Glycine riboswitch aptamer from uncultured Sphingomicrobium sp., 89 nucleotides, folded computationally. Of the family's consensus pairs, 84% are formed in the model. The source organism's lineage runs through Bacteria, Pseudomonadati, Alphaproteobacteria, Sphingomicrobiaceae and Sphingomicrobium.
RNA sequence: GCGCGGGAGAGACCGUCAGGAUUCGCAAGGAUCGUGGCGGCGCCGAAGGAGCAACCGCCCCCGGAAUCUCUCAGGCUCAAGGACCGCGC
Numbered sequence: 001g002c003g004c005g006g007g008a009g010a011g012a013c014c015g016u017c018a019g020g021a022u023u024c025g026c027a028a029g030g031a032u033c034g035u036g037g038c039g040g041c042g043c044c045g046a047a048g049g050a051g052c053a054a055c056c057g058c059c060c061c062c063g064g065a066a067u068c069u070c071u072c073a074g075g076c077u078c079a080a081g082g083a084c085c086g087c088g089c
Base pairs, nucleotide, nucleotide: 001089002088003087004086005085006084011041013040014039015038016037017036018035020033021032022031023030024029042076043075044074048072049070050069051068055064056063057062
């Protein structure tokens, strides 16, 4: 590095637009459920990135540096992704 398995956290919250399903109604229209786009606020950190620096190396210089910190990115239904762990090559 590749394959397989495991793998967390944080609103499907609010507003708006669109169409879908179910249902009431003569109709106009209404109610419920979930889906997508945009915006807002709140929040998470275990892709990546950045910072401090514990720590490590030959501990002087110098170098490498986190699951710590920041949240730029990313993420907050599911899915995907996913540090890290186990097994095999």